[in-house]
Record summary
RNAcentral holds the sequence, with entries from ENA. Predicted 3D model of a 71-nucleotide RNA (transfer RNA) from a Myxococcota bacterium. NCBI's taxonomy places the organism under Bacteria, Pseudomonadati, Myxococcota. Its mean pLDDT, the model's own confidence on a scale to 100, is 81.
RNA sequence: GCGUGUGUGGCUCAACGGAAGAGCACCUGCCCGACGCGCAGGAGACGAUGGUUCGACUCCAUCCGCACGCA
Numbered sequence: 001g002c003g004u005g006u007g008u009g010g011c012u013c014a015a016c017g018g019a020a021g022a023g024c025a026c027c028u029g030c031c032c033g034a035c036g037c038g039c040a041g042g043a044g045a046c047g048a049u050g051g052u053u054c055g056a057c058u059c060c061a062u063c064c065g066c067a068c069g070c071a
Stems, first nucleotide, its partner, number of pairs: 001070007010024004018054001026042005047063005
């Protein structure tokens, strides 16, 4: 340099183009002599910029990061 794949909370992963969820972690309360467990509740994310569409995490383009392959 070229090609392929990938990018979603702190971490690991979901989401036929139609209201972004789960587990763990974190915070608060209850429980307990205390911690833990358990119960109830809560905060937190779509890599960036454009385009298509009534509507985009999803489709398209470019850029950026990462992984793999080729040279």